RNA sequence: UGAUAGAGGCGCGGUUACGAUGAGUACCCCACCCAAGGCAUGGACAAAGGCCGUGGGGGAAGGGCGUCGCCGCCGAAGGGCAGAUAAGCUGGUCCGGCUGUCUGUGCCUGGGCCGCAGGGGAAUACCCUGCGGACUGUCACACGUCCCGUGUGAAGCGCUAUCA
Repeated sequence: UGAUAGAGGCGCGGUUACGAUGAGUACCCCACCCAAGGCAUGGACAAAGGCCGUGGGGGAAGGGCGUCGCCGCCGAAGGGCAGAUAAGCUGGUCCGGCUGUCUGUGCCUGGGCCGCAGGGGAAUACCCUGCGGACUGUCACACGUCCCGUGUGAAGCGCUAUCA
């Protein structure tokens, strides 16, 4: 220098089945009311359009989540940026924003947990980002009662083992 194999633990990601939530919501049907009023964006415009009532009957779903199992793994994976693409959401139009999938990029993050803030989300779930906190694994340096402990620091482009 290259190859192979490993380690960190509430470890990472995917997926079938089941379950809860979504929600008695959206939506459909019937009856009544039909008259006035109300609603609205991240920004702008228009003043026309959209939506909104009560009672009864029926009544979902996707995404996200949990559990068991199975699969792939230890830059696992996630994010940022760039590109492509699909149909939407945000009452209408325009601008902007949000969401899915794929590709590229050694740009960022060792790891899980807790708290706070912001974003996504129906949501107190969960996910993402930032900041902070202790913990934990690895290596370096220093010290010590010396393979164990303590302190400081660094980053996975790392570390350990074997082979050439």